[in-house]
RNA sequence: GAUCGUUGGGUGCGGCGAAGACCGACGAACCUGGUCAGGGGGGAAACCCAGCAGCCAUAAGUUGUAAUCUUCGGGUGUGCCCAGCGGUCUUA
Numbered sequence: 001g002a003u004c005g006u007u008g009g010g011u012g013c014g015g016c017g018a019a020g021a022c023c024g025a026c027g028a029a030c031c032u033g034g035u036c037a038g039g040g041g042g043g044a045a046a047c048c049c050a051g052c053a054g055c056c057a058u059a060a061g062u063u064g065u066a067a068u069c070u071u072c073g074g075g076u077g078u079g080c081c082c083a084g085c086g087g088u089c090u091u092a
Base pairs, nucleotide, nucleotide: 001089002088003087004086005085006084007083008082009081010080011079012078013077014076016073017072018071019070020069021068023064024063025062026061032057033056034055035054040049041048042047
């Protein structure tokens, strides 16, 4: 000087795992909303008011699941850079 291997750090990409988001389903006797039978109240009446059950939609939450996205993690696979160590060859 060349080359190979290896350790640590940084960085990029991929992969694996976890959590969250997204999607679907379920999901509130009352302290969510809408519609409010019946019944209740007001009114001479027309109508109005509050509103239980039911129904609908959903909240917290539960559950299911491919793909995608985000975050995190490592005794994960690699490229590049830096700093060490070791080997081989060559030269002085």

This is a predicted structure of a 92-nucleotide RNA (Bacterial small signal recognition particle RNA) from a bacterium. Its Rfam family is "Bacterial small signal recognition particle RNA". Rfam classes the family as a non-coding RNA gene. From the family's description: The signal recognition particle (SRP) is a universally conserved ribonucleoprotein involved in the co-translational targeting of proteins to membranes.